[in-house]
RNAcentral holds the sequence, with entries from SILVA. Small-subunit ribosomal RNA from an invertebrate metagenome, 1413 nucleotides, folded computationally. Its mean pLDDT, the model's own confidence on a scale to 100, is 83.
RNA sequence: AAGUUAUCUACCCUCCCAUCUGGAAUAACUCACCGAAAGGUGUGCUAAUACCGGAUACGUUGAUUUAUCAAGAAAGGUGGCCUCUAUUUAUAAGCUACCGUGGGGGGAUGAGCUUGCGUACCAUUAGCUAGUUGGUAGGGUAAUGGCCUACCAAGGCAACGAUGGUUAGCGGGUCUGAGAGGAUGAUCCGCCACACUGGAACUGGAACACGGACCAGACUCCUACGGGAGGCAGCAGUGAGGAAUAUUGCGCAAUGGGGGAAACCCUGACGCAGCGACGCCGCGUGGAUGAUGAAGGCCUUUGGGUCGUAAAAUCCUGUCAGAUGGAAAGAAAUGCUACUGGUUUAAUACGCCUUUAGUUUGACGGUACCAUCAAAGGAAGCACCGGCUAACUCCGUGCCAGCAGCCGCGGUAAUACGGAGGGUGCAAGCGUUGUUCGGAAUUACUGGGCGUAAAGCGCGCGUAGGUGGUGAUAUAAGUCAGAUGUGAAAGUCCACGGCUCAACCGUGGAAGUGCAUUUGAAACUGUAUGACUUGAGUAUUGGAGGGGGUAGUGGAAUUCCCGGUGUAGAGGUGAAAUUCGUAGAUAUCGGGAGGAAUACCGGUGGCGAAGGCGACUACCUGGCCAAAUACUGACACUGAGGUGCGAAAGCGUGGGGAGCAAACAGGAUUAGAUACCCUGGUAGUCCACGCCGUAAACGAUGUCAACUAGCCGUUGGUCUCAUUAAAGAGAUUAGUGGCGUAGCUAACGCGAUAAGUUGACCGCCUGGGGAGUACGGCCGCAAGGUUAAAACUCAAAGGAAUUGACGGGGGCCCGCACAAGCGGUGGAGCAUGUGGUUUAAUUCGAUGCAACGCGAAGAACCUUACCAGCCCUUGACAUCCUGGAAACUUACUAGAGAUAGUUUGGUGCCUUCGGGAAUCCAGUGACAGGUGCUGCAUGGCUGUCGUCAGCUCGUGUCGUGAGAUGUUGGGUUAAGUCCCGUAACGAGCGCAACCCUUGCCCUUAGUUGCCAGCACGUAAUGGUGGGAACUCUAGGGGGACUGCCGGUGAUAAACCGGAGGAAGGUGGGGAUGACGUCAAGUCAUCAUGGCCCUUACGGCCUGGGCUACACACGUGCUACAAUGGGCAGUACAGAGGGUUGCCAACCCGCGAGGGGGAGCUAAUCUCAGAAAGCCGAUCGUAGUCCGGAUCGGAGUCUGCAACUCGACUCCGUGAAGUCGGAAUCGCUAGUAAUCGUGGAUCAGCAUUGCCACGGUGAAUACGUUCCCGGGCCUUGUACACACCGCCCGUCACACCAUGGGAGUUGGCUGCACCAGAAGUCGGUAGCUUAACCUUCGGGAGAGCGCUGACCACGGUGUGGUCAAUGACUGGGGUGAAGUCGUAACAAGGUAGCCGUAGGGGAACCUGCGGCUG
Repeated sequence: AAGUUAUCUACCCUCCCAUCUGGAAUAACUCACCGAAAGGUGUGCUAAUACCGGAUACGUUGAUUUAUCAAGAAAGGUGGCCUCUAUUUAUAAGCUACCGUGGGGGGAUGAGCUUGCGUACCAUUAGCUAGUUGGUAGGGUAAUGGCCUACCAAGGCAACGAUGGUUAGCGGGUCUGAGAGGAUGAUCCGCCACACUGGAACUGGAACACGGACCAGACUCCUACGGGAGGCAGCAGUGAGGAAUAUUGCGCAAUGGGGGAAACCCUGACGCAGCGACGCCGCGUGGAUGAUGAAGGCCUUUGGGUCGUAAAAUCCUGUCAGAUGGAAAGAAAUGCUACUGGUUUAAUACGCCUUUAGUUUGACGGUACCAUCAAAGGAAGCACCGGCUAACUCCGUGCCAGCAGCCGCGGUAAUACGGAGGGUGCAAGCGUUGUUCGGAAUUACUGGGCGUAAAGCGCGCGUAGGUGGUGAUAUAAGUCAGAUGUGAAAGUCCACGGCUCAACCGUGGAAGUGCAUUUGAAACUGUAUGACUUGAGUAUUGGAGGGGGUAGUGGAAUUCCCGGUGUAGAGGUGAAAUUCGUAGAUAUCGGGAGGAAUACCGGUGGCGAAGGCGACUACCUGGCCAAAUACUGACACUGAGGUGCGAAAGCGUGGGGAGCAAACAGGAUUAGAUACCCUGGUAGUCCACGCCGUAAACGAUGUCAACUAGCCGUUGGUCUCAUUAAAGAGAUUAGUGGCGUAGCUAACGCGAUAAGUUGACCGCCUGGGGAGUACGGCCGCAAGGUUAAAACUCAAAGGAAUUGACGGGGGCCCGCACAAGCGGUGGAGCAUGUGGUUUAAUUCGAUGCAACGCGAAGAACCUUACCAGCCCUUGACAUCCUGGAAACUUACUAGAGAUAGUUUGGUGCCUUCGGGAAUCCAGUGACAGGUGCUGCAUGGCUGUCGUCAGCUCGUGUCGUGAGAUGUUGGGUUAAGUCCCGUAACGAGCGCAACCCUUGCCCUUAGUUGCCAGCACGUAAUGGUGGGAACUCUAGGGGGACUGCCGGUGAUAAACCGGAGGAAGGUGGGGAUGACGUCAAGUCAUCAUGGCCCUUACGGCCUGGGCUACACACGUGCUACAAUGGGCAGUACAGAGGGUUGCCAACCCGCGAGGGGGAGCUAAUCUCAGAAAGCCGAUCGUAGUCCGGAUCGGAGUCUGCAACUCGACUCCGUGAAGUCGGAAUCGCUAGUAAUCGUGGAUCAGCAUUGCCACGGUGAAUACGUUCCCGGGCCUUGUACACACCGCCCGUCACACCAUGGGAGUUGGCUGCACCAGAAGUCGGUAGCUUAACCUUCGGGAGAGCGCUGACCACGGUGUGGUCAAUGACUGGGGUGAAGUCGUAACAAGGUAGCCGUAGGGGAACCUGCGGCUG
């Protein structure tokens, strides 16, 4: 939503009929008895609307022989009345009313049964079923039916999911959602089921019965132990469980129900109250004014800001709560009494209906509501404030404590933790937790995907299924439209109304997308019929081909064997070795054997469905293509299951075995080398037969069909043109490739061979890992394959592209980067710095390049920051306040000194006379002070890549975007320097130039510098006059620009060569350091935030230390000698310094130095003699006439002071060292090398450091392969704290979940069997028995008993399944960090990966085949 012709229905309504006549008992009660009790037994009495017989009965039932026969009923009671009847008043046997009783018909209501559709998950549940499916007959039921029984047949269900397992009451509705959906099934309503557990029935209209009965079981209670009682999943209440859920309340006043004629009774239904912010709704906690912007809190840049008109204060109002009073209001109508009218009747009785009046009833409750009173009085919390997400500061804490929904906060400046102030949001609530939907188009019906992100089965054939060409006719299943019925009420929605509003409630409407029936339509789909030819197929004639199978036949090459020639090697590698060879190898020639594979042709060429297929010949055989006609007439496409084929490896049996070659052996390499390389070598590779069934089985792209610009190749046909032929041109068709339009795509890319636009069907996907694993099933001889999870764990995993960085990728280029050279370091001694060690302290910092002769351009005290000891506490230093004293100064004592005490001299300056300024002392507190910490809080400064040539921007253009372009390209340069090209055009910071210095010239000016010419003078000297030429000094100019010539080049930029020139292509040198990198360095230069110390982490002083010393390293000096050492003589600089200074002449000393005092504030004087060099003679290859350490002695100087701990001088001593291993540094021209000179710091101290200066003065560069660093382009990338990256596996440890596991325990369940209470049904020898019948004997019937069937509990055996647990064991996941290696990412250092097989500590290695990711 239907059906019931297959049924029932008490009470209620309505209609018809009837209601006659008899009978026997029994409870209560009485008596007796039993029992603890519950209760029971017996005797005796009695009534009925209780029970029974008979009669009659219809339209009831049944039967058939249907104008018939048979069967089946009943109960009276109450009130009133005297009209009829009876007798006489009055009454009843009469009448009447009401309530009943029986039979039948109908209605209403409520049920039973049946049918269609719908109704969770699992296929790792695929087959299930014997009353099972159907029939016949019977039984049973109110009624159909295997519901039950007998017999017969062998059916029935299932991939459209049977059976099994797990879970679940269903619907109206509810929550969510735009909807479609998803989730759910509290309260309310409908249905079902259940009532301590299980079973079975009785009664009845209805039950197999919540507050009935019986039995069994578990549990609780009572008991005299013999026996009994019970069932709150009714309302309250108790216990237990739990995060959690209320009063042992009032009342039947209302509504409803049951009984009753009614009054009335019953009603934990219900109406109310109580408890609970559990939800929804409404209201309040006050309103107005009020700036000294109060106090206080918090913050602060110390000015202030903020809480904040907030408070106080002033003026108001009065909801709620409170107090007092009112309120018999509303919720109430019935009923009863009286009355009016009507109806019924014979009736003015009664009953019914009705009007009016009176009267009765309230749990809530003295409640709602109203009035009055007083007083702002009694009434605000919770969460949050890093982003998402509205709202910020301080303090505390310091990867701790803690937070956290996700991302993530916290390691000393936390808007993220805790507190506070402030703010934000909600508000009598707020937040948390749990759950559901949403967002999530993240299971996609609406509405997703599958080339590379997860995802196309390895490929065919084909079943079911799905889909299906063109015309016609019919039909009406789908489809569409109308109508009817239904879709309960409540709820949702809309309108109106009632409580002051609202929540809530009432009335009406809409909706309920559905189902059923019916009437139409006929386009489309389906179905039926009958046609068609274009899909598909068949026939004919040709064509190409490594398509498949079988048999046979070749030639080249490797290997082996035989023989010849021939001699010492061969082979192999990065280099070697193992190996072969004087027993003759390799090489070479001839002959033979055997197996496997088929050079060239050969090609993004051909064939096949895929795997795959390659010498030649023959046979058998599949498919494809073309042309032209003929035929069949939709025969088609796809394809779950199914079935066949299916590389390599592997397996079985039997062959074969040349080469190659897992395993294995040896040799190398290596830290190791179970590898890469080499020498061997077995399975295997080959054949036959049978398995296996997987690959990166890939175009990572399923099959079929249609449509949608072009251009260029190539293979096979056909046609046309043209042609002697070969070739050629065009068209078309079937393949196979490259590019590309539109379109698509996240991009890459695809693009008629689609990844475009569509249709049909199939397969597959749903975050990563666990895992293609476990368990189970199926297949396999095995290896294993196939199907295929979960627990747990992470917040990612992944794709494409971008920018960087990197590569033992590529290309181009540069640099003292290499090479070519010269000289060093590393070896020695010493100096100096560092590490380490030591110490009371050895102060601190710097630490690859880019720390280490660095900060420090100078530690005996000081410095000094360190250590020991003695002292100070507003302090050594600054500002302010108060009081006193001028400041300042002499001397003495004690002490290691700081310091303390005493003491001498001195009273000043300005003044408006108040005082003030400077200084000192004392006091007070604000404060001082800190080389204490943090350079990872900072400023500033600096180093480095790097003086490398780069780094960016605006506009435009391209790209979804990150970004790109410009800046790439061709040339060129030292250079992103310049030119050309160019979707780019311009610009900025860098480069270059401008600056300084040096090199040439000119000019100006000449002192302290210069002196050619003139003059004077000296032993000599620019010494003097003078000069202004030269040198020089220091101002200003010039000069160099690829300007000129030639060549090359694109006629450009530029390069090469040349001329001139002092200088030539940046002339040399310096200063100058882009965007940035390194959390680079510095809190100890300075500055500075925060933190810390404050009789000390501050300050003063004495002494010590920074100078230590088994050792290691860096940077230097001096050497090892003859290109040299020592001695004697002799020549030439530049640049600097100097008044607390440089110090001349002269004298003394061997010398350091001492004395001395001229000159000089410096082109004047002085330091100041330059040294290598040159010229002589000496030494003669030696630990020396080299070398100078070390030590002894004697001195000088500085200084308060030279012990720790200065420098120098003289005499003596005379160590190592004879050119330096591995390794490593500097330098390209006035450079390296070598020689001396000066300065800063400084009392003194550096001939070794640093910074400057000049003298002498080389060699070499073929070139860019390699090392290092850098620049540009390109490529790969799993890197982005960017290769000092990332990352794999074993092992060890801890924890977690899980698989296996001898088993053990429990739940559910199948099968077989035992057993059998109560009950029902059946049977029945026994016993008992009021009504009826009787011929009085008895019978009928009934009950009890016994018994059969069914059957609950229970029991036995054997299976299945699920769960828990289990010694041991397997792998997996996570973890701060550990061990071993380095597999992968770059050519990842042997390209990687897939399948398979073997091997190995481990990642892995090797073989075979495949892929390019």
About this RNA
Rfam family: Bacterial small subunit ribosomal RNA.